Model confidence (mean pLDDT): 80 of 100. Predicted 3D model of a 76-nucleotide RNA (c-di-GMP-I riboswitch aptamer) from Epsilonproteobacteria bacterium (ex Lamellibrachia satsuma).
RNA sequence: AAAAUAAAAAGCUAAACUCAUUGUGAAGUGGGGACAGAAAACCAUGGGUCUUAUGACAGAUCGCCAGGUUGCCAUA
Repeated sequence: AAAAUAAAAAGCUAAACUCAUUGUGAAGUGGGGACAGAAAACCAUGGGUCUUAUGACAGAUCGCCAGGUUGCCAUA
């Protein structure tokens, strides 16, 4: 210095539910709230799921899985 396993501390995010608001909708944003998370940070690239007044060269979801990029703490 690196990897694996286990532990501690600091800070971070925020499911369900709820209020406001935007959207046809899936959902998004803000307030409250905390089930959880070391990538629950970012990217719709592949699969999955979901939506629709133009049903297809259209949308939503990365807190469903895979992949890619970046990344906090530092004890045994």
The model forms 94% of the base pairs in the Rfam consensus.
The source organism's lineage runs through Bacteria, Pseudomonadati and Campylobacterota.